[in-house]
RNA sequence: GCCGCCUUAGCUCAGCUGGUUAGAGCAUCAGUUUUGUAAACUGAGGGUCGUCGGUUCGAAUCCGACAGGCGGCU
Numbered sequence: 001g002c003c004g005c006c007u008u009a010g011c012u013c014a015g016c017u018g019g020u021u022a023g024a025g026c027a028u029c030a031g032u033u034u035u036g037u038a039a040a041c042u043g044a045g046g047g048u049c050g051u052c053g054g055u056u057c058g059a060a061u062c063c064g065a066c067a068g069g070c071g072g073c074u
Stems, first nucleotide, its partner, number of pairs: 001073007010026004019057001028044005050066005
C1' cells in the first nucleotide's frame, strides 16, 4: 500500500438481508425473604445503535467517507 471482518447498555452479545415502543444474560440500585450477610424471587434505572453524510414515507439494518480494533496478502 491492497483486501476482508468487527464496532448496539458498565461487561458479553442478540436483533430473523428496512416498519410501529431497540432486547437478553451478567453487573448496579430498590424491595421481599433472613437475627444479619450471601443466595433466591420481584421490580427499576442505564443506549445520540463508533462518527459524519447519502438513499427512502421510514435506517441499528442499505450505500459512501472517516476513526478504532482484528486478520490476510505484498